[in-house]
RNA sequence: AUGAAAGUAGGGGGAGAGACUGCGUAUUAGCUGCGCAGCGCCGAAGGAGCAAGCAAAAUUUGUGAAUCUCUCAGGCAAAGAAGACUCUUACAGGACG
Numbered sequence: 001a002u003g004a005a006a007g008u009a010g011g012g013g014g015a016g017a018g019a020c021u022g023c024g025u026a027u028u029a030g031c032u033g034c035g036c037a038g039c040g041c042c043g044a045a046g047g048a049g050c051a052a053g054c055a056a057a058a059u060u061u062g063u064g065a066a067u068c069u070c071u072c073a074g075g076c077a078a079a080g081a082a083g084a085c086u087c088u089u090a091c092a093g094g095a096c097g
Stems, first nucleotide, its partner, number of pairs: 007091007018039001020038007040076003046072001047070003053063004
């Protein structure tokens, strides 16, 4: 002195799926909101599972990824929250030259 990967923080973008049914409650009633229960659904917080390969004391064991699979958790009008991933700014970092 060039300043990669990974990391932290701020900001932006960000999908899917019942405005379901019943009961209760707030409201004069209704609209609407909330709670509970039931059924249906989503996959992109998190979580769980494993193929090839590799390894070994070898026909078994271990390791082994995801946007795949499962749906525990979470979510299912709009709004809001969350949101993998991604862009940008700053900090920090120090591969490579």
Predicted 3D model of a 97-nucleotide RNA (Glycine riboswitch aptamer) from Alkalihalophilus pseudofirmus OF4.